The RNA shown here (transfer RNA) has 77 nucleotides and comes from a Candidatus Atribacteria bacterium. Its Rfam family is "tRNA". By type it is a transfer RNA. Rfam's curators write: Transfer RNA (tRNA) molecules are approximately 80 nucleotides in length. It was read from a public genome assembly. Its mean pLDDT, the model's own confidence on a scale to 100, is 82.
[in-house]
Formats: sequence, structure tokens, C1' cells
RNA sequence: GCCCCCAUCGUCUAGCCUGGUAAGGACACCGCCCUUUCAAGGCGGCGGCAGCAGUUCAAAUCUGCUUGGGGGCGCCA
Repeated sequence: GCCCCCAUCGUCUAGCCUGGUAAGGACACCGCCCUUUCAAGGCGGCGGCAGCAGUUCAAAUCUGCUUGGGGGCGCCA
């Protein structure tokens, strides 16, 4: 230098291929209930599509570029 893969709540992850429901779940955290107390359990809350642009009525999803991570190949006469 070229090519390929990956990036979603604090963490892990579904959805992405094939665009269309207020982006779902688990754990953690917070509040309440329960309990003599704690744990467990029940209910509720919190919080996310790496960034920019394009296409479209509509983009996490398709396209381009950028950033970061991983891998392969090449160069170093």
C1' cells in the first nucleotide's frame, strides 16, 4: 500500500442478509413491594445503533467516505 471481517444500553447479546411495530432480552445499577434482617423473589425505572454524507415516503438495516479494532497479502533492490 491492497483486500476481507467487526463496531447496538455500564457488560453480554437479538435484530442487519431481505428497509416499515415507540430497537427486544439477560446481568448490573436505582426505586418500591415482600422479609425480623440479608439474600432470593415480584413490580417499575434507567440507558444504546462509532461519526459524516448519500439513496428513499421511510435507514440500526442499502451505498460511499472517515475513525477505531482484528485478520490476510504485498513492499522495504